[in-house]
RNA sequence: GGACCUUAGCUCAGUCGGUUAGAGCGUCUGACUCAUAAUCAGAGGGUCGCUGGUUCGAGCCCGGCAGGGUCCA
Numbered sequence: 001g002g003a004c005c006u007u008a009g010c011u012c013a014g015u016c017g018g019u020u021a022g023a024g025c026g027u028c029u030g031a032c033u034c035a036u037a038a039u040c041a042g043a044g045g046g047u048c049g050c051u052g053g054u055u056c057g058a059g060c061c062c063g064g065c066a067g068g069g070u071c072c073a
Base pairs, nucleotide, nucleotide: 001071002070004068005067006066009025010024011023012022018056027043028042029041030040031039049065050064051063052062053061
């Protein structure tokens, strides 16, 4: 220098910009059990990396910055 990634504690979805931001695992509570695990039910947890812009409206589009791994030299 090129192309890419950043969304819940972890791993990740999120379509063509539009109504509520989600899943699995984990955590907590309850049920079940003599008890634990497993199983079942429920709950909590997010300024969508930061900042600015476009738009009636941005997780999604554009610029800058930061971090990460990768390719080239």